The part of an RNA shown here (small-subunit ribosomal RNA, 5' domain) has 542 nucleotides and comes from a metagenome. The coordinates come from a structure-prediction model, not an experiment, and the mean pLDDT is 84.
Context: one part of a larger RNA
């Protein structure tokens, strides 16, 4: 010289955009962070208003409302958010395998959606408990179950051909095994009843079964990936083979049985230390050092272990066990888990609002409308950084005062000031005032399904409604140099010099080193010289 998530010291006027616990993965009060569908299903209030009757004490009807809260059921809740503790590893990079896999929602294509059952929570009821809560006992639905019936594919097993070699594709016989659910709109041409609605046709959304696809995931395989030999030997499910078992799927993945293997001086095993990359930082570049925000994997969710349910988890805000602690008990017995946002203690040199909004954009239910959404987008603090602007501009003496220096002649702050004459950023006052928002929707027209002038999808015109941010940004107007300059250095490296005090003292100090009576090095003060909303210092890296 460059840099930083910095930190401390002095100073500190504006804005954009970034960034912001590096320590204790310590402990957590309170809020709040996942919930939607009544067009899957049964039930179902009260306040309150208001009518009747009234023995004035009620009583019963209507909106209130088919709401609210709950319960079954579906889908979501494995996403999104956080940390980095652990891990040296196929965990990540890269760059291949799969004839060993899987994949809900969504795309395309093919084939169906027939007929029947028991049941159970809500509720009512009876009992236990302090309380979480739980047991009994009668009722009741379904897109919750469960059988029956049918199979285009589709699966098992026997066979058989072509083509190919791990269990692959393709065509063929036979034998077996397996499906479904419904709710919602519109018609009335033929059948019933003839008002209209029903079998019934039609259209959406669901549903079953299959095949392809996108997207996602899983395994396994060459390389590449810190240090210690003052760690030389390790290894018994250890190596490998035959069987089973188990997985979506291959494996000693697990387990009987068998054999003795297997790895390592090209450093195994131990022992330290570490998430990993794209990247960022420095460098002329090789290299070095890093892995904060931002992306992409991978681990983790008080600690340690399990499985459940799922298409998917061994599951932060989901369950059981056991462990630390914390709280709550009627002492039997229960409740928690912030390494989500925010916020409290505690650690430290040190890092923020218990803020707003669903308007955008994204995501989850939903046909929709529309709910949720601390994800997001904003706002809110902190010169933490990086950028840009301001703190005025122009004339103004052979040069005020009034500091400093002096060879007493002067010289120097210094065009600086004052004073004149201008400007009008920014900050202030006054007024107007966005962009970010066109999708949905409603009408009206075209196509397309379809008998259909029902609906449903698609185009086109047109209307109409939505903004946290924020009355912000911005634009216009007023007024007036007024409000806005520090910090560090001046021996030598190094840009900047002289006086006064002090006397090896106080003191300085990156480094060479100053100071012991003329200090350009220490203090103050003139003066200078560097950067400027900053400027030094400390740390750390090249």
């Nucleotide at each position: 010289g460059a840099a930083u998530g910095a930190a401390c010291g002095c100073u500190g006027g504006c804005g954009g955009c970034g960034u912001g616990c590096u320590u204790a993965a310590c402990a957590c009060a309170u809020g709040c962070a996942a919930g939607u569908c009544g067009a899957g299903c049964g039930a179902g209030a009260a306040a309150g208003u208001u009518c009747u009757c009234u023995u004035c004490g009620g009583a019963g009807g209507a909106c209130g409302a088919g709401u609210a809260a709950a319960g079954c059921g579906g889908c979501g809740a494995a996403c999104g958010g956080g940390u980095g503790a652990g891990u040296a590893a196929c965990a990540c990079g890269u760059g291949g395998a799969c004839a060993a896999c899987c994949u809900a929602c969504c795309u395309g294509g093919g084939a169906g959606c027939g007929g029947g059952g028991g049941a159970u929570a809500a509720c009512a009821u009876g009992g236990g408990g302090a309380a979480a809560c739980c047991c009994g006992u009668g009722c009741u639905a379904a897109u919750a179950c469960c059988g029956c019936a049918u199979a285009c594919g589709u699966c098992u097993c026997c066979g058989g051909a072509a083509u190919c070699u791990a269990g692959g594709u393709u065509c063929u016989g036979g034998a077996g095994g397996g499906a479904a659910a419904g709710c919602u709109g519109g018609c009335c041409u033929a059948u019933a009843u003839a008002u209209g609605u029903a079998a019934g046709c039609u259209g959406g959304c669901a549903c079953u079964c299959c095949c392809a696809g996108a997207g996602g995931g899983g395994u396994c395989c060459g390389c590449g990936u810190u240090u210690g030999a003052u760690u030389a030997g390790c290894u018994a499910g250890a190596u490998g083979g035959c069987g089973a078992g188990g997985u979506a799927a291959c494996g000693g993945c697990u387990c009987a049985c068998u054999a003795u293997g297997g790895c390592g001086a090209u450093g195994a095993u131990c022992g330290a230390u570490a998430g990993c990359c794209g990247g960022c930082c420095u460098g002329a570049g090789a290299g070095g050092g890093u892995g904060a925000u931002u992306g992409g994997c991978c681990a983790c969710a008080c600690u340690g272990g399990g499985a459940u349910u799922g298409a998917g988890a061994c599951a932060u805000g989901g369950c059981c066990c056991a462990g630390a602690c914390u709280c709550c008990u009627a002492c039997g017995g229960g409740a928690g888990g912030u390494a989500g946002c925010a916020g409290u203690g505690g650690g430290g040199a040190a890092u923020a609002u218990u803020g707003g909004a669903c308007a955008a954009u994204g995501g989850g239910g939903g046909a929709a409308a529309c709910c949720c959404u601390g994800a997001u987008c904003c706002a809110g603090c902190a010169a933490c950084g990086c950028c840009g602007c301001g703190u005025g501009g122009a004339g103004g003496a052979c040069g005020a005062a009034g500091g400093c220096c002096c060879u007493u002649g002067g010289g120097u702050c210094g065009u600086a000031a004052a004073c004149u004459c201008c400007u009008g950023u920014c900050a202030g006052a006054u007024g107007g005032g966005a962009c970010g928002a066109a999708a949905a929707g409603g009408c009206g027209u075209c196509g397309u399904u379809g008998a259909a002038u029902a609906g449903g999808c698609g185009g086109c015109g047109u209307c109409c409604a939505u903004g946290a941010c924020g009355g912000u940004a911005c634009c216009a107007c007023c007024a007036g140099a007024g409000g806005a300059a520090g910090c560090c250095c001046c021996g030598g490296c190094u840009a900047a010099c002289u006086c006064c005090g002090u006397g090896c003292c106080a003191g300085u100090a990156g480094u060479u080193g100053u100071g012991g009576u003329a200090a350009u090095a220490c203090g103050g003060a003139g003066g200078g010289g560097g950067c400027g909303a900053g400027c030094g210092u400390u740390a750390u890296u090249c």